[in-house]
Context: one part of a larger RNA
RNA sequence: GAGCGAACGUUAGCGGCAGGCUUAACACAUGCAAGUCGAGCGCGAACGGUUCCUUCGGGGACCUAGUAGAGCGGCGGACGGGUGAGUAACACGUGGAUAAUCUGCCCUUCGGUGGGGGACAACCGUUCGAAAGGACGGCUAAUACCGCAUACGUCUGUCGGGUCUGCGGACCUGAUAGGGAAAGACUUCGGUCGCCGGAGGAGGAGUCCGCGGGGCAUCAGCUUGAUGGUGGGGUAACGGCCUACCAUGGCAAAGACGCCUAGCUGGUCUGAGAGGAUGAUCAGCCACACUGGGACUGAGACACGGCCCAGACUCCUACGGGAGGCAGCAGUGGGGAAUAUUGGACAAUGGGCGAAAGCCUGAUCCAGCCAUGCCGCGUGAGUGAUGAAGGCCCUCGGGUCGUAAAGCUCUGUGGAGGGGGACGAAGCAAGUGACGGUACCCCUUUAGCAAGCACCGGCUAACUCCGUGCCAGCAGCCGCGGUAAUACGGAGGGUGCAAACGUUGCUC
Numbered sequence: 001g002a003g004c005g006a007a008c009g010u011u012a013g014c015g016g017c018a019g020g021c022u023u024a025a026c027a028c029a030u031g032c033a034a035g036u037c038g039a040g041c042g043c044g045a046a047c048g049g050u051u052c053c054u055u056c057g058g059g060g061a062c063c064u065a066g067u068a069g070a071g072c073g074g075c076g077g078a079c080g081g082g083u084g085a086g087u088a089a090c091a092c093g094u095g096g097a098u099a100a101u102c103u104g105c106c107c108u109u110c111g112g113u114g115g116g117g118g119a120c121a122a123c124c125g126u127u128c129g130a131a132a133g134g135a136c137g138g139c140u141a142a143u144a145c146c147g148c149a150u151a152c153g154u155c156u157g158u159c160g161g162g163u164c165u166g167c168g169g170a171c172c173u174g175a176u177a178g179g180g181a182a183a184g185a186c187u188u189c190g191g192u193c194g195c196c197g198g199a200g201g202a203g204g205a206g207u208c209c210g211c212g213g214g215g216c217a218u219c220a221g222c223u224u225g226a227u228g229g230u231g232g233g234g235u236a237a238c239g240g241c242c243u244a245c246c247a248u249g250g251c252a253a254a255g256a257c258g259c260c261u262a263g264c265u266g267g268u269c270u271g272a273g274a275g276g277a278u279g280a281u282c283a284g285c286c287a288c289a290c291u292g293g294g295a296c297u298g299a300g301a302c303a304c305g306g307c308c309c310a311g312a313c314u315c316c317u318a319c320g321g322g323a324g325g326c327a328g329c330a331g332u333g334g335g336g337a338a339u340a341u342u343g344g345a346c347a348a349u350g351g352g353c354g355a356a357a358g359c360c361u362g363a364u365c366c367a368g369c370c371a372u373g374c375c376g377c378g379u380g381a382g383u384g385a386u387g388a389a390g391g392c393c394c395u396c397g398g399g400u401c402g403u404a405a406a407g408c409u410c411u412g413u414g415g416a417g418g419g420g421g422a423c424g425a426a427g428c429a430a431g432u433g434a435c436g437g438u439a440c441c442c443c444u445u446u447a448g449c450a451a452g453c454a455c456c457g458g459c460u461a462a463c464u465c466c467g468u469g470c471c472a473g474c475a476g477c478c479g480c481g482g483u484a485a486u487a488c489g490g491a492g493g494g495u496g497c498a499a500a501c502g503u504u505g506c507u508c
Stems, first nucleotide, its partner, number of pairs: 001508004006504005013377006019370002021335001026333003030330003035075003040072002043069001048063006082288003092212007101205003106201008114148001116146002123138006154179011184193003214260003221251003226248008263285004267278004290311005313324004341367001343366003349363001350361004380410004390401004414449001415445006424435001452497005457478003463492005473480002
C1' cells in the first nucleotide's frame, strides 16, 4: 500500500447492488418447512335447512353430499433446504478403467395385456388402557396379494459356427432342455392414460487405478484377516468383503506406523511475476442430522422433519407406562467483540403429485432490520469589500478566519404534498402481480431539514497562543514533558479524507 463475512469509538442525509452466528455440531417454547392422486378401490358423516310423525323426551325422510373424513393402493418423502462435527482418505482435483456393474420417472423401438383364487384394512361388534395405543370376532373392494396359461426378447444348462481379444473373456448367431409376465381406469367409442417382457438412448449412480495437494522423525519400525492361495458364502458388481483350510507373507527413510491439525475443489486476497495466504457469499463433490449401533422398504437410503435398540437430556403420567430431536425458515435462552423479521406471495423460475382443473412448496421471488461492504447523489449555485460584527494573533501599525457571512439574483437533486403510473404475464383467446400505487413521469413547495472524523516534532501534508511544569499526560518507531513544550490539555488557524473518519485484529 492492498484486502476483510470483521469488531470498537465518534459521527450520520438519500438511493442502487451485494452481504449478514467466523463463537456453543450448546439447549430449544411456538408456528410453518412434503405432499398429492376420487380418471386405482371400498366405506362414508355432521352442523344447518325443508318436511312428516310424536307418549313432547324424541324419531323418520330429503337436501347438505357421494361432500368432509379416515382407510386400502400408487407415485413422491433418497430431490430441494441446512451444517462442517468427523475425515490426511481414492474424501477431493485431474486423467483413465468397468471385457467386474445397476438405473424409477423420460425418449425411441419390438412383442404382449388370456383365464382364475383367497385375503387384509376401513366398517360393525365385544373388550383392555389415564394416555400413547392396542386385542379378539365378523363383513368387504381394488392398478393390493397369490396360483394357472402363453413367451418376441430375456435368464440358466448342454452342443455348434463366426468376429474381436488385454488370452481372463466379450459380442453376434443356430439347435435343444428348463425357468419366469401383466391391471386396469376414463371415454365424445375415435381414443387417451396406464400395465408386462425385452433392445437402444439420455441423464444418474456404484466400484477400481495413475498422478497431485498439511505439520511433527523430540513418531522408526508397523501388521494376524494381517499378505497370498483353494473351496464356499455374499453383492447390482471386482475383491479378505465374509468364512473354513493351507502357505508365510505384506508395508517402511522416495517416511510405513503414530500424534497434531484440517472438509476438498472451481475460486478469493495479495504480488510485476514466481510465490504466499485462504476456502465466507455463488457453483461442483464429500460427510453428517441429539450420541452410538442396526437393518427394513425401495430403482435409489442404511434415510435431517422414517423404523428398531442402547445412552444422555427434556416433557407428560392415574407411577403401570408413554412422547421428543431446528446443523430447514423465522424465533428464544446461552456463549461471544460480534451477525437480522416468530414478515408477504406462490405473480415469476423450479420441484412433487395429478389426464386436467388444481393442491403442496420458509426451494424461490419479494419485503423488513444493520453505513457490514462497494458504487452513485446531496448538504446548494452565481454575485457580493464598509474587507461588517465577532473570535484568534500582534512588533498595537496591523494580520487572519474571509467572498466566508449578511445582502441581491437563481435552482430544486434528496425531503414534503398532489396527479398519472409500469416492464416483469408466457400460452389460441380470456384471465392471472406478492413486490406495489413501488420504480418512473408531470405539477407545486421552501435554501428552507442534511458534515463529520482524524491529524498538524521527524518519518508525513499541516503552526501559533494559553494552561501544565519529568506532574498530568502522549507514543507506530525515534522519542516528548523537570517554567517561554509547533510532541501533554484547550483555543484559533491549518492539512487530509468525507457520510464517513479513526483504532484494533488478521492476510499478502
Record summary: Predicted 3D model of a 508-nucleotide part of an RNA (small-subunit ribosomal RNA, 5' domain) from an uncultured bacterium. The prediction has a mean pLDDT of 85. The RNAcentral record of the full RNA draws on ENA, Greengenes and SILVA. Its Rfam family is "Bacterial small subunit ribosomal RNA". Gene Ontology terms of the family: ribosome and structural constituent of ribosome.